[in-house]
Context: one part of a larger RNA
Parts: sequence; C1' cells; structure tokens
RNA sequence: GCCGGUGAAUCAUAGGAAGUGGCUUUGUUAAGGGAACCCACCGAAGCCGUAGCGAAAGCGAGUGUUCAUAGGGAAUUUGUCACUACUUAUGGACCCAAACUUGGGUGAUCUAUCCAUAACCAGGAUGAAGAUUGGGCGAACUAAGUGGAGGUCCGAACCGACUGAUGUUGAAGAAUCAGCGGAUGAGUUGUGGUUAGGGGUGAAAUUCCACUCGAACCCAGAGCUAACUGGUUCUCCCCGAAAUGCGUUGAGGUGCAGUAGUCGACUAGACAUCUAGGGGUAAAGCACUGUUUCGGUGCGGACCGCGAGAGCGGUACCAAAUCGAGGAAAACUAUGAAUACUAUAUAUGACCCCAAAUAUGAGGUCAAGGUUGGCCAGUGAGACGAUGGGGGAUAAGCUUCAUCGUCGAGAGGGAAACAUACCGGAUCACCAGCUAAGGCCCCUAAAUGACUGCUCAGUGAAGGAGGUAGGGGUGCAGAGACAACCAGGAGGUUUACCUAGAAGCAGCCACCCUUGAAAGAGUGCGUAAUAGCUCACUGAUCGAGCUCUCUUGCGCCGAAGAUGAACGGGGUUAAGCGAUCUGCCGAAGCUAUGGGAUGUAAAAAUGAAUCGAGCGUUCCGCCUUAGAGGGAAGCACCCGCAUGAGUAGGUGUGAACGAAGCGGAAGAGAAAAUGCCGGC
Repeated sequence: GCCGGUGAAUCAUAGGAAGUGGCUUUGUUAAGGGAACCCACCGAAGCCGUAGCGAAAGCGAGUGUUCAUAGGGAAUUUGUCACUACUUAUGGACCCAAACUUGGGUGAUCUAUCCAUAACCAGGAUGAAGAUUGGGCGAACUAAGUGGAGGUCCGAACCGACUGAUGUUGAAGAAUCAGCGGAUGAGUUGUGGUUAGGGGUGAAAUUCCACUCGAACCCAGAGCUAACUGGUUCUCCCCGAAAUGCGUUGAGGUGCAGUAGUCGACUAGACAUCUAGGGGUAAAGCACUGUUUCGGUGCGGACCGCGAGAGCGGUACCAAAUCGAGGAAAACUAUGAAUACUAUAUAUGACCCCAAAUAUGAGGUCAAGGUUGGCCAGUGAGACGAUGGGGGAUAAGCUUCAUCGUCGAGAGGGAAACAUACCGGAUCACCAGCUAAGGCCCCUAAAUGACUGCUCAGUGAAGGAGGUAGGGGUGCAGAGACAACCAGGAGGUUUACCUAGAAGCAGCCACCCUUGAAAGAGUGCGUAAUAGCUCACUGAUCGAGCUCUCUUGCGCCGAAGAUGAACGGGGUUAAGCGAUCUGCCGAAGCUAUGGGAUGUAAAAAUGAAUCGAGCGUUCCGCCUUAGAGGGAAGCACCCGCAUGAGUAGGUGUGAACGAAGCGGAAGAGAAAAUGCCGGC
C1' cells in the first nucleotide's frame, strides 16, 4: 500500500414545547403492600389545575401605588396523566489522542560516589636523595663509581576516545579501519555491599540513577482535562443561510440580536407610476468663519530732517482697516440637485364568469408583501469586482467603512489556460429548432460578406517633429503674390555726445532733411578705427496660388534585461482601425416531443443545517409461520425491475436451516480518524 473484519449522538434522572392516546362525576398516584416471579389489584401522603394583587399585614374579581381613581402596573383564569420523536440540564455524555498532577510501590546486575576484600600493569630509557671512596686545611666545595627516587620519559597488554574515511533500510539502536592520548598512578579491574525519586550521586556536563532524566519506572485516582487538530457509516423529496451589531480575562471561543427551516396567528396591493414632504451631500458661491494673490487709500510702526521743548515736515520700508479685481475649504454657507427615505392616491398579473366582437368593459377568486408567537439549526476568519469615502504615496492581489453584484454554496458558454470581471441559473430523456455573451482565413462551428473612409507602425507614456487625411480662420495675390535669380540699396554725414579711436554696427541722446522706383542716422557678420559682405526696402525676370494660425482622425521618434517566447499558434496590408448593412455560428438559456417530483398561485439550479417520506441489518412477538435432503442459509455467475436506498428470478456450488406480511426492540448501515486486528 491493497483486501477482509472491526470502528464514533448512547443510557439514566429531571425539565421544555409538539404529536398521539386515556380520563375529564378534574386528572394522577409515590414509597410501600401484593398467594412462585412480572402483572392485575390495593395505597390520596403529595403534585398539576380550580384567583388574583401586594414587600407584607391583608383584601379579593378585584388588588397594589395614592389625599384621590385622576392616571398608569400586573391580573380578571384554567385540563391532567402517560407514550413517541425532538431538544435542554446533570452525569465520561459522539469517538480517538496529550503534556502534566496526586497517592502507593519497584529498581544502584547499566551507571555516579563510597565501603570491604582481591587481582593486574611486556620491554626499554633517564639516573634525585643518601651513604662509600679520592682530591681538599675543611662539617665548604668538588670528582668517581655506587644507589634506584619520580601524579619522570619511550612503548605493548589494559584503560581511553583527538582526526579522517567507511557505515547511515549498518555486520553494529554508536561499530570498523588507519593514525591518536594515558600506561607506578588522582591508575585499571573482579567479587560482595551502601546511598532512591519533593530523593540519591556528581574532579559540575542539568551528568548519571537498567537503550528512559529540568525530575526514573510500575500500578491507581482515570474514560483526568483538552474553547485545539483529526474522524463520524443508507436513500429520495421541499425550502435554504452566515462570515454583521452589542457584550465578554473577549478577539480562531461564547451569550443576545440579525439571518435559515418548520408549525401557527393576525394583517395586507409586492413591483411600478403620480403627487406631497423634510433635508444640506454633489455642484456652486465667498455675505458669515477662517485662508489667499494683485492694485488704490494708508491707522500705526520703522527710518530721516528741523526744533530748547511741545511739536512739525519728509520717505521708493512694513502694514491694520477699508475700496476694487481674482482664487480656494472634510471640520465655511445668503444658494442647492440627482438618488435615497416617508406618506397618500392610482394602477398591474394569473384564473373563472358575464357581456362585447375594429379586442374593450363590469364582477369574483388567488398570490407575491408585512407584523408577531412556539419549536429548532448553522453563522459570528469572508474573497474579488463596481460606485462613494477614510488610512497609505488618489502605492499594493494593501487596509478600513457605506451601497450593490458575483464567488462563497453555482454547473454550462465566452475571455488560449483563469473561484470573484462578461453571458446565463443544470428536474430527467432526446443523433430536433431559435438565440445570449462572443465570434464567422486555417487550427475551429459560422460571409476570404456588402458599402465607405483611415493606417504602413504588425501600431506602448510624458514630451518632441514641414508624417498623412479632413475641417475652420486671418492676411497677400494678373495694378503679378510666395520662392528663386539679375540689378540697386544713395546724399547731407565720420549726425551730436563720449572716446586713444567710435566712421550704420563698445556705449549714451536724438532718430531729422534731400534725391528718388527704393534705401534704417541702420538686421547680422566683420575692422585697432576705416574698409568689405549682408539684411530691411525697390525695380526687372517668372506666371497662380501663397504665408501664418486654430482644430479632428490615424500614424512616427521617445522604446534597454537577464535560457527563446506579452495576437493562443499558423499567418495576415487585412484576416488591422472607424461608420453603416445583411446573413450565419454559438450554452445544461428559450422552444419542440415524452416522462417524473413538490405544489395546486406564480413557479421550481445544487447546497451546510432543517422539515417530510422511505430502504436495509440483528433479535423478538403474532400469523397452524409459508417453505426446506425432491436441497435452506451463504458464495460465484447470468438476467430483469425500481427515482433511489434496494429487490424478484435462473444456473452452479453448498449441506441445514428459514422467507413474505403486520408490529416491537436496537451493540442498526464506513472510504477516510499517520484508526485497531488479521492476511498478502
């Protein structure tokens, strides 16, 4: 892992409300008694009900409050006893599962310390003290040999465990191999004994105390407790949630409310439209509250001048207040919507019936809705999308509210794939039809359709640009525009000032006159200053539109990312974008045909939980049990029936029991619990 078996809302007592039954001359007994047991029967103590109100005295269909009934309060009534299913409380209370805690015991054959008694440590090296002998005056000092000390040295046994590899479902629940440390000592070891769990022992590591140690093990309290995790077994049918508010040693729990189901009672026009309301949001506005920019006037201040002082005068500074113009506000409002909310009125739908027959009218019935009561659940982690806000950075698949939608609990179609966005809500069958969103070149069902424009980028932002198509405006133009080319662009004058110089062109002032077709006291370059080039302006040539500006559509640049990848792919100049038109495809939608359930109004996805109706297992009662060696149960196979749980029949095997029907009682249904037992 698979298969088989086994495995979880039970029982007692006491309440609640529902259904059914008995009695209702109210109902009923409890303990106890009871001739074998259980019953029957006996047993009225007690309980419910029959009157309430008040704290009570007490009064009583009334009572308490009160000076008062003046007012209001709770009353002015009502069965009970069983059984059945549901539910609540108390108990282990649906099942499995702790870590702990308390009590009583068992352990020192492992290991820690200690005690008693024993045993063991190859070999080699070093050479302390001491005494001896020699030198020495010497008890100083020194030399030689002797001697054999040491938590001394090297190194086996023995004890240990520093490194690496192997091993890691091992040969082994700690080892093997190669090296390594101690090895006469605080050494190692045998045997016997001591210390015990709120304890012992500890060269001290929370170490060890029998593979167990921040408190051993065994049994018991014990089915400890677990607001936590996991699991919780047959079918069909109807309806069908919540993830919110308040409180909580409360936040993943729970109480009440909300919301579901079910059984009642009462009331009633759901949705829509009209009308009437109040409002202070969006918008708007700046009289108010504060805020804010510019200009005028300028209280007051600052600075300056005059004066002995009082004081007077001035200023290009600041600036109250006021006037004019112009902004902005969630905590501003002299205005003010849409929605929403409240209320009245009108009116709709289905069916029936009467009239009507260019189709409309009268009447009746019904329902959706609301309020409330009993019983009894789940929920109280929500998610995304749209709109209006707060927080954040007008960040987040962020967070927090309000009003909706979907998912949650929703399958189907489309968006390549994709709970939450689009379409649409699956009773069953069907090789029928029509559509929605979305599509119709191929993959891939359906027009390589029609008509008409745009785009060249296979089409990304701010920003930038003689891209291109369309629309509007201004000015110039056959008395010749725009562009190009040819020619002129002068004189007073080098204007005056300034300056070393200043001559159109460093700078300052002024900016005139003349000749002319036209020509600035000069547009730019240039020179030390002149010179030189050029422009404005004019003529000639040319011959028809041109300059500037606003605006719309589609494009261009801007454009850099890490394996090759952002139309689903092929591919596409339309098979892209805009407008118009007609077909078609396309879903579990709608329709057609046939069947079923709830309900009898419309209608009806599934669904946790709920209401209801059933199937099956074991045992028991009734039925004379039917049946059964002429073959029961069980098992295997075959073949039918039923909406389903299920169930009839046949064949084989098997060898002794055992249906159906009507009822009763439960150890009563398994795929899950890292379930338990067995097999493989």
Overview: A computed fold for a 680-nucleotide part of an RNA from Papaver somniferum, annotated as large-subunit ribosomal RNA, domain II. The prediction has a mean pLDDT of 80.